The RNA shown here (transfer RNA) has 87 nucleotides and comes from an Opitutales bacterium. The prediction has a mean pLDDT of 80.
[in-house]
């Protein structure tokens, strides 16, 4: 160079046109349970901007930046970036 194959909440990782900002585990935060632990259980957990006294709500982000569609994390295109292969 040239061919695959990937990039999603703090970490793993499903999802592959709509009811997904997003399952499930980890890991953290409470609460329960113990004599006190661990173990188990139940809750709770991303940023950013807007409104709100707060609770809370909304409204955008799936590597970026454009495109196609009524509607993209999901097709297209351009880059970056990580891994296998080939020269």
């Nucleotide at each position: 160079g040239g061919a695959g194959a990937g990039g999603u909440g703090a970490c793993a990782g499903a999802g592959c046109g709509g009811u997904c900002g997003a399952a499930u585990g980890u890991a953290c935060g409470g609460c329960a349970u113990u004599g006190g632990a661990a173990a188990u259980g139940c809750c709770g957990c991303g940023u950013a901007c807007g409104c709100g006294c707060a609770a809370g709500c909304g409204u955008a982000c799936c590597g970026a930046g454009g495109g196609u569609u009524c509607g993209a994390a999901u097709c297209c295109c351009u880059c970056c970036c990580u891994c296998u292969c080939c020269g």